[in-house]
């Protein structure tokens, strides 16, 4: 100085706020509506570097070959901001297995 790939999807979790629904104050009481608080929560967002399942690629096996189907094995690893940017709204979403470190 160069370095390619590392699969989709689904449901959950860590983690996130605050549209909605709860709950707490205000509005002199009550109810509606409206203000204000993220506030244990339910709906919500939610991981390349978390969990799980499906499929999905492989490699072998089940009686020679071919198909099909089933069954078993393998899909490793993975240190990371800062700033933005969605959405109501943040965030481990997204930019992004990015810059950058080893």
């Nucleotide at each position: 100085a160069c370095g390619a790939u590392u699969g989709u999807u689904u449901a959950c979790u860590a983690g996130g706020g605050u549209u909605c629904c709860g709950c707490c104050g205000g509005c002199a009481c009550a109810c509606c509506a409206c203000c204000g608080g993220g506030c244990u929560g339910g709906u919500c967002c939610g991981a390349g570097a978390g969990u799980a399942a499906a499929c999905c690629g492989u490699u072998c096996c089940u009686a020679a070959c071919g198909c099909a189907a089933g069954g078993a094995g393998c899909g490793a690893c993975a240190c990371g901001g800062a700033a933005g940017g969605a959405u109501a709204a943040a965030a481990a979403c997204c930019u992004g297995g990015g810059a950058g470190a080893u």
Notes
Guanidine-I riboswitch aptamer from Paenibacillus chondroitinus NBRC 15376, 102 nucleotides, folded computationally. Its Rfam family is "Guanidine-I riboswitch aptamer". Gene Ontology term of the family: regulation of gene expression. The coordinates come from a structure-prediction model, not an experiment, and the mean pLDDT is 80. The source organism's lineage runs through Bacteria, Bacillota, Caryophanales, Paenibacillaceae and Paenibacillus chondroitinus.